[in-house]
RNA sequence: GGGCCAGUAGUUCAGUGGUAGAAUGCCUCAUUUGCAAUGAGGAGGUCCGGGGUCCGAUUCCCCGCUGGUCCA
Numbered sequence: 001g002g003g004c005c006a007g008u009a010g011u012u013c014a015g016u017g018g019u020a021g022a023a024u025g026c027c028u029c030a031u032u033u034g035c036a037a038u039g040a041g042g043a044g045g046u047c048c049g050g051g052g053u054c055c056g057a058u059u060c061c062c063c064g065c066u067g068g069u070c071c072a
Base pairs, nucleotide, nucleotide: 001071002070003069004068005067006066007065010024011023012022013021018055026042027041028040029039030038048064049063050062051061052060
């Protein structure tokens, strides 16, 4: 320098055009003498940035940034 993959909740990841979800973590309550476990409820997201297409973009296209991997 070039090819490919990835970037979404604190963390690990789903979601492939129509108001963004799970697990785990965090908070509250119940249960317990207490802790753990269990159950119920809750908070937490400018979907990496910019532009384009579209009635509508996390999703499709272009450019950039970051990380991984392969080639030189």
This is a predicted structure of a 72-nucleotide RNA (transfer RNA) from a Candidatus Kaiserbacteria bacterium. The sequence is in RNAcentral, with records from ENA. The source organism's lineage runs through Bacteria, Bacteria candidate phyla and Candidatus Kaiseribacteriota. The coordinates come from a structure-prediction model, not an experiment, and the mean pLDDT is 82.